[in-house]
């Protein structure tokens, strides 16, 4: 000095479902309560191909829908790029 992987941050991208019923107010507000209906990409959870492989153990965007969302806006898994951290190991 170089530096996979991983983490942080800025930038662009970035899907799917209710402007649904009732009800409440000194506040009339995309409130608040309650009921039905749905989505699936935050977070959790569950199965598994598969990697290891004695055992522990990692492991989807499948599966459920607790959470959570269901005009926009906001978030948003994930992907791109840039910059920083850390580093196995050369």
């Nucleotide at each position: 000095a170089c530096g996979a992987c991983c983490c942080c941050u800025g930038c662009g991208g970035g899907a799917g479902a209710g402007u649904c019923c009732g009800g409440c107010c000194a506040u009339c507000g995309c409130g608040c309560c309650g009921g039905c209906g749905c989505c699936g990409a935050a977070g959790g959870a569950g199965c598994a191909a598969c990697c290891g492989c004695c055992c522990c153990g990692g492991a989807a965007a499948c599966u459920c829908u607790c959470a959570g969302g269901c005009c926009a806006c906001g978030g948003g898994a994930c992907c791109g790029u840039a910059g920083g951290g850390u580093a196995a190991u050369g």

Annotation: A computed fold for a 90-nucleotide RNA from a Rhodobacterales bacterium, annotated as Glycine riboswitch aptamer. It was read from a public genome assembly, where an Rfam model found it. NCBI's taxonomy places the organism under Bacteria, Pseudomonadati, Pseudomonadota, Alphaproteobacteria, Rhodobacterales. Its mean pLDDT, the model's own confidence on a scale to 100, is 76.